[in-house]
RNA sequence: CCUUGACACAGGCACCCUCGUCGUGAGGCGGGUCCGCAAAGCCACGGAACUCCGACCGGAGUUCGCCGGGCUACCGAC
Numbered sequence: 001c002c003u004u005g006a007c008a009c010a011g012g013c014a015c016c017c018u019c020g021u022c023g024u025g026a027g028g029c030g031g032g033u034c035c036g037c038a039a040a041g042c043c044a045c046g047g048a049a050c051u052c053c054g055a056c057c058g059g060a061g062u063u064c065g066c067c068g069g070g071c072u073a074c075c076g077a078c
Stems, first nucleotide, its partner, number of pairs: 005075001012037002017032006035065001041071003045068003048063006
């Protein structure tokens, strides 16, 4: 340095739910909570699901804690 992930070390994040708030909505943000996570850090690039508009074709969005991929990263047992 590349892998890798231990009854390690130091830590980190925060499901559902709830309160407030923004949004037509999926959902986002903040407080509480803590199911879990070795990338549960970031990216909407490819799928997938969901929302809105639309007669259809189609268009605009949401979700990275759905999957794949890309980028970055703490520690040091095998």

A computed fold for a 78-nucleotide RNA from an uncultured Solirubrobacteraceae bacterium, annotated as c-di-GMP-I riboswitch aptamer. Its Rfam family is "c-di-GMP-I riboswitch aptamer". Rfam's curators write: GEMM was predicted in a large-scale screen for bacterial structured RNA regulatory elements. It was read from a public genome assembly, where an Rfam model found it.